[in-house]
Parts: sequence; C1' cells; structure tokens
RNA sequence: CUCAUCACGAGAGGUGGAGGGAACGGCCCUUGGAAGCCCGGCAACCAGUGCAACGCACCUGGUGCCAAUUCCGUCGGACAACAAGUCCGAAAGAUGAG
Repeated sequence: CUCAUCACGAGAGGUGGAGGGAACGGCCCUUGGAAGCCCGGCAACCAGUGCAACGCACCUGGUGCCAAUUCCGUCGGACAACAAGUCCGAAAGAUGAG
C1' cells in the first nucleotide's frame, strides 16, 4: 500500500496492585479491586487434516479476541427543524491475508 471483516461470541479462577476504554470531546468501567502476566474461554482470518466437497467439519499449528455496535461522537449527506433525535456514507482505528 491492497483486499476482507468489525450488531454475534468468550471465567463469580490465580497473580498483581492503579489504572483502563487508540487520539480528541463525551460518557463509562475500576480498591465490592484497573493494566500486565498465568490459567481458562470465544472465534475460525491463514496453514493443516478429513469429507466427491466451487463448500462444510475439526480446532493441531500461526495469529486474534474475551464491559458497553470499533461504547458514542469527531468529516459529509438525507429526514426533522424550536430543538432533541434517526439513518446512510466517509475518515480514523483494530484484526487477518497478501
């Protein structure tokens, strides 16, 4: 840089001690214990294996993930217009494969 996906799913465990949810603005989670690490789990993108099978299964290996829609918004547009608000698309981000 390109392509795909992002409304589902996942612990009342151990350790650890104050932070965490990308950025910014919100709004949240957290000492009835955050992050991290271990175990456990979810998923099935890639590899692998099986099955006459343009797909499905397993989940062995490589990742990934396990509050809230990618928590919501941040730019543009549609509806509405006193306003609240709803919807669509971008951008940005995350993950995987090239």